Overview
Predicted 3D model of a 583-nucleotide part of an RNA (large-subunit ribosomal RNA, domain V) from an Elusimicrobiota bacterium. Rfam family: Bacterial large subunit ribosomal RNA.
Context: one part of a larger RNA
RNA sequence: CCCGCAACGGGACGGAAAGACCCCGGGAGCUUUACUGUAACUUAAUAUUGGAUUGUGGAGUAAUUUGUAGAGGAUAGGUGGGAGACGGUGAAGUUCCGACGCUAGUCGGAAUGGAGUCAACCUUGGAAUACCACCCUUAUUGUUCCGUGGUCCUAACCUACGGCCGUGAAUCCGGUCGGGGAACAGUGUUAGGCGGGCAGUUUAACUGGGGCGGUUGCCUCCUAAAGAGUAACGGAGGCGUCCAAAGGUUUCCUCAGCGUGAAUAGAAAUCACGUGUCGAGUGUAAAGGCAUAAGGAAGCUUGACUGUGACCCAGACAUGGGGAGCAGGUGCGAAAGCAGGGCUUAGUGAUCCGGCGGUUUAGUGUGGAAUUGCCGUCGCUCAACGGAUAAAAGCUACCCCGGGGAUAACAGGCUUAUCUCCCCCAAGAGUUCACAUCGACGGGGAGGUUUGGCACCUCGAUGUCGGCUCAUCGCAUCCUCCUGCUGAAGUAGGUGGGAAGGGUUUGUCUGUUCGCCAAUUAAAGCGGUACGUGAGCUGGGUUCAGUACGUCGUGAGACAGUACGGUCCCUAUCUGUUGCGGG
Numbered sequence: 001c002c003c004g005c006a007a008c009g010g011g012a013c014g015g016a017a018a019g020a021c022c023c024c025g026g027g028a029g030c031u032u033u034a035c036u037g038u039a040a041c042u043u044a045a046u047a048u049u050g051g052a053u054u055g056u057g058g059a060g061u062a063a064u065u066u067g068u069a070g071a072g073g074a075u076a077g078g079u080g081g082g083a084g085a086c087g088g089u090g091a092a093g094u095u096c097c098g099a100c101g102c103u104a105g106u107c108g109g110a111a112u113g114g115a116g117u118c119a120a121c122c123u124u125g126g127a128a129u130a131c132c133a134c135c136c137u138u139a140u141u142g143u144u145c146c147g148u149g150g151u152c153c154u155a156a157c158c159u160a161c162g163g164c165c166g167u168g169a170a171u172c173c174g175g176u177c178g179g180g181g182a183a184c185a186g187u188g189u190u191a192g193g194c195g196g197g198c199a200g201u202u203u204a205a206c207u208g209g210g211g212c213g214g215u216u217g218c219c220u221c222c223u224a225a226a227g228a229g230u231a232a233c234g235g236a237g238g239c240g241u242c243c244a245a246a247g248g249u250u251u252c253c254u255c256a257g258c259g260u261g262a263a264u265a266g267a268a269a270u271c272a273c274g275u276g277u278c279g280a281g282u283g284u285a286a287a288g289g290c291a292u293a294a295g296g297a298a299g300c301u302u303g304a305c306u307g308u309g310a311c312c313c314a315g316a317c318a319u320g321g322g323g324a325g326c327a328g329g330u331g332c333g334a335a336a337g338c339a340g341g342g343c344u345u346a347g348u349g350a351u352c353c354g355g356c357g358g359u360u361u362a363g364u365g366u367g368g369a370a371u372u373g374c375c376g377u378c379g380c381u382c383a384a385c386g387g388a389u390a391a392a393a394g395c396u397a398c399c400c401c402g403g404g405g406a407u408a409a410c411a412g413g414c415u416u417a418u419c420u421c422c423c424c425c426a427a428g429a430g431u432u433c434a435c436a437u438c439g440a441c442g443g444g445g446a447g448g449u450u451u452g453g454c455a456c457c458u459c460g461a462u463g464u465c466g467g468c469u470c471a472u473c474g475c476a477u478c479c480u481c482c483u484g485c486u487g488a489a490g491u492a493g494g495u496g497g498g499a500a501g502g503g504u505u506u507g508u509c510u511g512u513u514c515g516c517c518a519a520u521u522a523a524a525g526c527g528g529u530a531c532g533u534g535a536g537c538u539g540g541g542u543u544c545a546g547u548a549c550g551u552c553g554u555g556a557g558a559c560a561g562u563a564c565g566g567u568c569c570c571u572a573u574c575u576g577u578u579g580c581g582g583g
Stems, first nucleotide, its partner, number of pairs: 001583008010575003014570002022404006028396004034201005041193008050153015067136001077135005084118003093112008157181003161178006204216003213233001217239006240385001241283001242342002247301007255279001257275006281290002284347001286345003305328004311322004317386001330339003353379007362371001411458001412456001413454003417451001419447006428438002465540001466538003470532001471529005478503003481498006505519003509515001546564004550559003
């Protein structure tokens, strides 16, 4: 070196299972004061549903009744007709009773009485309830209809009631005779309420993983690399308006600051002179502008017009912006001219649907109308601002599927802010003396053990803390060995240099690593090895399903809060290592 046998289990990111964690897309289960429905429940009407009586409300009808303003014989409802009407079928008057009432009287009934009573006259806007008719207002009685409350009835309807029959056993069913309830209940239809009991769904995206937070449209500046444009959860700020003058035009004016002077008056009030190119001012942020002013005033005014628009700018589109000129009519100005809002750039919302004004655009055989078109205008924090619907929130550790190393948690990688160690300078401490020893303020490195940043292999799986077992390496050395300096007398130390050969304990508590403590020791080193080692063991912790507490949540549920409980698979092909044997 080759071959074999027996072992071990470091590696083959070993086998097994298209990762259960995380994210993305989809689904499902559950919750609720998410949205929209709905079963059930409830209330009402109506049908099934009938009779009687009584109370009560409304309407109609018949009869009766009812009506004092003042003036006036007096309690005149209105209008019309009208010269007579009523009376032995009993007038005036008297007595009693009742009703109304403005206390003056009116009406009705009974008795008595016995032949008259009342009209046109005079007052009044209006003449007789003398008589008749049609009505208004008030009230009474009768009746009809529509309700409503109570009571009663029986024949609908109901009955786990009793007897008899079918029928021989039967608490079923049917028939029948009774009992009980009763027009209620029950049931159908329509409408209102309630309604996670049930159902269908919604519950945004960006994001140095996701969640929490923040943001989402528009304007200004920087980033932006001297045309335009240009990203980031890059750095700074504004907007969702305001103004009838802060618009138009004509004419005029020059600011801020500073110096000097001037009663109260001062740093600063108002006044005068000088200087003053822009530092003031501009409704509102910033930038760019602006003194010929776009800044500050005064006069007159409404162009903050209607209809168009050559030609351009920006833009994927949709849209946004500029605009001479023409026609009409207008304001200012002597005129030339200027004026289609504001120094410019923000002050915003498509379409559908609906409202209002105008307009022969169409308008179902024709004429109209309903409706509709066109022009103008109004209604959206549709702000997730190119706006899915008129209308929508959550939980899942009971979870599932499709995917992702496009994206997190472990480990590795890169980085090294942080961390550990070293060095430089040397202010100072060290009685004196920077450097025996310690070393501020600063500076330079190394390492890759901490916490991080990044998201590069791995999500068709790289098992995660601690312990046990077995280790192996580094040296920035804890002990043992050699040695320099010392603020080293000796002993004991301090601090360096060399050195990795060997060694580096047992316990209490805790799942602990760590740590505190106890007793020892020459010493009880620090680190790397997928925070070495689960196809070697364990499974106490963490991290499924059960349960409980505290807290949070209306709730389903949730908690780097706590507590009890909770399946750890693999017969070794290759490689590696060990032992034995053969060549």